Predicted 3D model of a 593-nucleotide part of an RNA (large-subunit ribosomal RNA, domain V) from Candidatus Doudnabacteria bacterium RIFCSPHIGHO2_01_52_17. NCBI's taxonomy places the organism under Bacteria, Bacteria candidate phyla, Candidatus Doudnaibacteriota. The RNAcentral record of the full RNA draws on ENA and SILVA.
Context: one part of a larger RNA
RNA sequence: CCUGCAGCGGGACGAAAAGACCCCGGAAGCUUUACUGCAGCUUGGUAUUGGCUUUAGGGGUUUGAUGCGUAGCGUAGUGGGGAGCCUUUGAAGCGGUCCUUUCGGGGGCCGUGGAGGCGACAAUGAAACACCCAUCUUCAAAUCUUUAAAAUCUAACCGACGGAAAACCGAACAGAGGAAAGUCCGUCGAGACAGUGCUUGGCAGGCAGUUUAAAUGGGGCGUUUUCCUCCUAAAGAGUAACGGAGGAGUUUAUUAAGGUUGGCUAGGGUCGGAUGGAAACCGACCUCGUCGUGUAAAGGCACAAGCCAGCUUGACUGCAAGACAUACAAGUCGAGCAGGUGCGAAAGCAGAACUUAGUGACCCGACCACACAUCAUAGAAUGGUGGGAGACACCGGAUAAAAGCUACUCCGGGGAUAACAGGCUGGUGUCGUCUGAGCGUUCCUAGCGACGACGACGCUCGGCACCUCGAUGUCGGCUCGCCUUAGCGCGGGGGUGAAGAAGCUCCCAAGCGUUUGGCUGUUCGCCAAUUAAAAGGGCACGUGAGCUGGGUUCAGACCGUCGUGAGACAGGUUGGUCUCUAUCUGCUGCAGG
Numbered sequence: 001c002c003u004g005c006a007g008c009g010g011g012a013c014g015a016a017a018a019g020a021c022c023c024c025g026g027a028a029g030c031u032u033u034a035c036u037g038c039a040g041c042u043u044g045g046u047a048u049u050g051g052c053u054u055u056a057g058g059g060g061u062u063u064g065a066u067g068c069g070u071a072g073c074g075u076a077g078u079g080g081g082g083a084g085c086c087u088u089u090g091a092a093g094c095g096g097u098c099c100u101u102u103c104g105g106g107g108g109c110c111g112u113g114g115a116g117g118c119g120a121c122a123a124u125g126a127a128a129c130a131c132c133c134a135u136c137u138u139c140a141a142a143u144c145u146u147u148a149a150a151a152u153c154u155a156a157c158c159g160a161c162g163g164a165a166a167a168c169c170g171a172a173c174a175g176a177g178g179a180a181a182g183u184c185c186g187u188c189g190a191g192a193c194a195g196u197g198c199u200u201g202g203c204a205g206g207c208a209g210u211u212u213a214a215a216u217g218g219g220g221c222g223u224u225u226u227c228c229u230c231c232u233a234a235a236g237a238g239u240a241a242c243g244g245a246g247g248a249g250u251u252u253a254u255u256a257a258g259g260u261u262g263g264c265u266a267g268g269g270u271c272g273g274a275u276g277g278a279a280a281c282c283g284a285c286c287u288c289g290u291c292g293u294g295u296a297a298a299g300g301c302a303c304a305a306g307c308c309a310g311c312u313u314g315a316c317u318g319c320a321a322g323a324c325a326u327a328c329a330a331g332u333c334g335a336g337c338a339g340g341u342g343c344g345a346a347a348g349c350a351g352a353a354c355u356u357a358g359u360g361a362c363c364c365g366a367c368c369a370c371a372c373a374u375c376a377u378a379g380a381a382u383g384g385u386g387g388g389a390g391a392c393a394c395c396g397g398a399u400a401a402a403a404g405c406u407a408c409u410c411c412g413g414g415g416a417u418a419a420c421a422g423g424c425u426g427g428u429g430u431c432g433u434c435u436g437a438g439c440g441u442u443c444c445u446a447g448c449g450a451c452g453a454c455g456a457c458g459c460u461c462g463g464c465a466c467c468u469c470g471a472u473g474u475c476g477g478c479u480c481g482c483c484u485u486a487g488c489g490c491g492g493g494g495g496u497g498a499a500g501a502a503g504c505u506c507c508c509a510a511g512c513g514u515u516u517g518g519c520u521g522u523u524c525g526c527c528a529a530u531u532a533a534a535a536g537g538g539c540a541c542g543u544g545a546g547c548u549g550g551g552u553u554c555a556g557a558c559c560g561u562c563g564u565g566a567g568a569c570a571g572g573u574u575g576g577u578c579u580c581u582a583u584c585u586g587c588u589g590c591a592g593g
Stems, first nucleotide, its partner, number of pairs: 001593008010585003014580002022414006028406004034210005040203003044199005050153002053150013067136001077135005084118003093112008158189007168178002213225003222242001226248006249395001250294001251353002258312007266290001267287007292301002295358001297356003316339004322333003328396001341350003367387004372383003421468001422466001423464003427461001429457006438448002475550001476548003480542001481539005488513003491508006515529005556574004560569003
């Protein structure tokens, strides 16, 4: 070295299971003051649904009463007729009682009484409740009808009990016997209620269907989402990032901040001038566009687009050649023509504002106007046309309408995307070099060393997201080691602020070694006792197809906190399945060649 056997389990990113963590897409279960519904409960109406009484209200009829300004015998409702009317069928008066009242009276009934009482006449706008008819206000009674409430009845409807018959079950038939429901009868209870149908309003996670945005140096939290200005932007235009800075969701016609005509020039500096000062006002000179522009920035602006004044409404109607810009849809500029207008002597200028932000498609419905269409016609209604408004800010606007939890979870995918490990980087970290202000009594460098400069390493915390999500098992311990040196001990040296001893510092050096306990799951750390010393690291934070499973990180449960809740918590606590018979390679031992 080859072959075999017995072993070990480092590797074959070993086997197993289309990762359960994370993200994306989908689903399901659960929650609720998400949305929209449904059951259920409930309110009113109505049908089933009838009788009678009372009370209250409305209406009709009949009877009876009722009616007071002043003057006037006096309590004169209104209009008409009217010369008589009532009375032994009991008048005036008197007594009792009831109703009413403006407290003066009016009306009814009973008794007594026994023959009178009223009217035309005077006053009054109107004449007699003398009498008759009609009618108004108010009141009372009766009756009819209606509404509401209450009470009551029984005959609808409902229930309980008892009974009967048929059907059915029952031995093959007939018979005996017979559970529940149903039918009929009787008694009792309840009763037009309840129940039920239709309809109306409310409550309604009990149940159902769904929604719950995206971007994002993983996701979540935060922030942003439309428009304008500048830089990035690389001297045409355009140009990204969770790049750097700011603004807008308007304002102006009661001094227009619009049009036009005419006029004017700010700001700063120097010098001079009472109060007067850094700044008030006046003058001279210089400078330049710094001032100003309704509102951000940029670009403009002196012939002014800045400031002041006069007159005004072009902040017009109907169009529009042609351009800019542009995927589309939008957006922007516009000479010129027609009508009518403002300013100006005129030429001319004027279809808002120095310019660029100040915003929203389509549909449905509402509003105003037109009187266009349909309905024979008129009205009404509906549609159409024109106008202006209401919002989608997730701002090219998914619906008229919408929030959450999942550790009980599931499916499809992703190393397009996180957590472990590796890789790249090296901000952070560790170690070193340079300079040397200063400390070190003196003296930068025995030993230190600020402010700074430059490296090395790849151990920390990070950044990136490159292999791996059809799986690379994760902290610590045990076991077993191999390597490194920036050297803890043992060895050899230089310097010393090295007398000796003990130290401090630096150089060489990796041969060997580098403890045991207590607490804690701990690595770490603290403590105790030793030791020559109790060095630092790497090996997928070495090592789970070698072990463990205390921690973390499923399903149970408890506490605190948060949440309305389902539930949540790098908060705590207790419990919680660690599979693999070795094919290849590697290594160890043995045997043979």